[in-house]
RNA sequence: GGGCUUUAGCUCAGCUGGGAGAGCGUCUGGUUCGCAAUCAGAAGGUCACGGGUUCGAAUCCCGCAAGCUCC
Numbered sequence: 001g002g003g004c005u006u007u008a009g010c011u012c013a014g015c016u017g018g019g020a021g022a023g024c025g026u027c028u029g030g031u032u033c034g035c036a037a038u039c040a041g042a043a044g045g046u047c048a049c050g051g052g053u054u055c056g057a058a059u060c061c062c063g064c065a066a067g068c069u070c071c
Stems, first nucleotide, its partner, number of pairs: 001070006009024004018055001026042006049063004
């Protein structure tokens, strides 16, 4: 210097611009004498960060940080 990644506590989806989501975990409740399991519900996110474009940005553009990888 080139490429890829960064979204919930963890692993990740969403990248065709308009609802922010899944699984696991956490919490509450039901079933049980209790646990486990299972069922129902809930909380939890400045979409790494700073700008720009747009009526509207996780998504497009620029910059920047960290990680992985190639030369």